Predicted 3D model of a 77-nucleotide RNA (transfer RNA) from a Candidatus Omnitrophota bacterium.
The coordinates come from a structure-prediction model, not an experiment, and the mean pLDDT is 81.
The source organism's lineage runs through Bacteria, Pseudomonadati and Candidatus Omnitrophota.
Its Rfam family is "tRNA". It is annotated as a transfer RNA.

[in-house]
RNA sequence: GGGCCCUUAGCUCAGGUGGCUAGAGCACAGUGCUGAUAACGCUGGGGUCGAUGGUUCGAGUCCAUCAGGGCCCACCA
Numbered sequence: 001g002g003g004c005c006c007u008u009a010g011c012u013c014a015g016g017u018g019g020c021u022a023g024a025g026c027a028c029a030g031u032g033c034u035g036a037u038a039a040c041g042c043u044g045g046g047g048u049c050g051a052u053g054g055u056u057c058g059a060g061u062c063c064a065u066c067a068g069g070g071c072c073c074a075c076c077a
Stems, first nucleotide, its partner, number of pairs: 001073007010026004019057001028044005050066005
């Protein structure tokens, strides 16, 4: 330098061909149960989907640029 992949809640991830309110598990808080823990049950908080633009009536989902991470190839030596 060329190509490909990933970037969604604190963590691990899901979100077929764009469509009506963005989710799961774990974690966290409260609560029930218990003599008290753990386990288990119930309830709840938490994200503007890496950033900025664009397309569209409508974008996590399409396009462009940038940023971070990973892999392969090439170049130099």